Description: This is a predicted structure of a 90-nucleotide RNA (c-di-GMP-I riboswitch aptamer) from a soil metagenome. Of the family's consensus pairs, 95% are formed in the model. Model confidence (mean pLDDT): 86 of 100. Rfam family: c-di-GMP-I riboswitch aptamer. Gene Ontology term of the family: cyclic-di-GMP binding.
[in-house]
RNA sequence: GAAAAAGGCAAACCCGGCGAAAGACGGGGACGCAAAGCCAACGAGGCUAAGGCCGUCGAAUGCGACGGCGAUGCUGGUCGGGCUACCGAA
Repeated sequence: GAAAAAGGCAAACCCGGCGAAAGACGGGGACGCAAAGCCAACGAGGCUAAGGCCGUCGAAUGCGACGGCGAUGCUGGUCGGGCUACCGAA
């Protein structure tokens, strides 16, 4: 990051099993990507909220419903950042 060349990855969606969920994984499939390769124990943003805590209600021997908080979970195809890599004009 121009022209090409060799290639690479794989969005949505569908199927399968995993997970509380977000979501990741496998197969199909291509929206796109010059790092859409790797890093979540570097920072920010976003998503989910099981266990936990708080409140209310209902029950009545401690369980249920609703609401709120909340990451240690997820996201690198949200961004910054770090590391690595093919080609080679300005």